[in-house]
């Protein structure tokens, strides 16, 4: 330099045009003499950034940033 892939909760990942979920982790309660385990419940998101299309964008299009791998 060329052509690709991935960016969503603290972490690992779903989701797919109609205002976002799971598991683990954190917190609270139950349990225990106490801790752990277990059970129940809550909280936590400008869906990488900026534009565009659309009645409506996490999703589609364009540009950019970061990371990954390939070729040169």
């Nucleotide at each position: 330099g060329a052509a690709g892939g991935u960016c969503u909760a603290g972490c690992u990942c779903a989701g797919u045009g109609g205002u976002a979920g799971a598991g683990c982790a954190c917190g609270u309660g139950c349990u225990u003499a106490g801790c752990a385990c277990g059970c129940a419940c809550u909280a936590g998101g400008u869906c990488c950034u900026g534009g565009g299309u659309u009645c409506a964008a996490u999703c589609c299009c364009c540009a950019g940033a970061a990371c990954c791998a390939u070729c040169a």

Transfer RNA from Vicugna pacos, 72 nucleotides, folded computationally. It matches the Rfam family "tRNA". It is annotated as a transfer RNA. Taxonomically the source falls in Vicugna (Eukaryota, Opisthokonta, Dipnotetrapodomorpha, Mammalia). RNAcentral holds the sequence, with entries from Rfam.